[in-house]
């Protein structure tokens, strides 16, 4: 230094629910909140699930896989 791994430390993210708002909708955004998370960081590339104005188009990465890739350093 890199990989694996995940004790400690410093931090980080934020489920459900509620309020507001956008959207036909799945759902998104903001606030409160905290179920949990070592990538619960990003990407819609493949699948799953979901929605629709259904030859098709979309939502979703905190469902699975893949790609890129971050902090720390005990065993």
């Nucleotide at each position: 230094c890199c990989a694996a791994c995940g004790a400690a430390a410093a931090g980080g993210c934020a489920a459900a629910a509620c309020c507001g708002u956008c959207g036909u909708g799945a759902g998104g955004c903001g606030g409160u909140g905290a179920c949990g998370c070592a990538a619960a960081g990003c990407c819609a590339c493949g699948g799953a699930a979901c929605c629709c104005c259904c030859a098709g188009g979309g939502u979703c990465c905190g469902c699975c896989g893949g790609g890129c890739a971050g902090c720390c350093g005990a065993a």